RNA sequence: UAUUUUAAUAAAGCGCCUGGACUAAUCUAGAGACGUUGAUUAGUUGACGAGGAGGAGGUUUAUCGAAACUUCGGCGGAUACCUCCCGGCUGUGACGCAGGGCCGAAAUUUCUUCUUUAAAACACAUAGGCAACUUUGUGCACAAAGAGAAGGAAAUGCGCAUAC
Repeated sequence: UAUUUUAAUAAAGCGCCUGGACUAAUCUAGAGACGUUGAUUAGUUGACGAGGAGGAGGUUUAUCGAAACUUCGGCGGAUACCUCCCGGCUGUGACGCAGGGCCGAAAUUUCUUCUUUAAAACACAUAGGCAACUUUGUGCACAAAGAGAAGGAAAUGCGCAUAC
């Protein structure tokens, strides 16, 4: 240094890199030089935050916006989605049940208002590198979805009940 085995740690815009792009060195056609194109080798890059978990199985282009949009492309994974299971919530006199509709600390649909620390980018500095580029720090503003609160509108079945 390589291989094998074992153990531990680290995460969900999370991890990885053979394509691409970029950088460097060497080589190459043309009379020569500069050096375009190409080849080889080595390296660099390859998602900025918000939001999201009952259990099992399945599936794959798994929500939202920001950005000088290569944040291209590929592989793997993932709190999404579907089915089942477990446990719950649930209008129209009240009460009960939950086929129906929903929820996993919440619980029918929809509209309006308010609240909910954005971060990169950018600028400056710092450390490393021939370079591409990377680490760390300071300053700076701007989202959408989702969630919460308030208000409005609309909406299942059965029993009670040949009741009132």
Molecule: glmS glucosamine-6-phosphate activated ribozyme aptamer
Organism: Paenibacillus sp. BSR1-1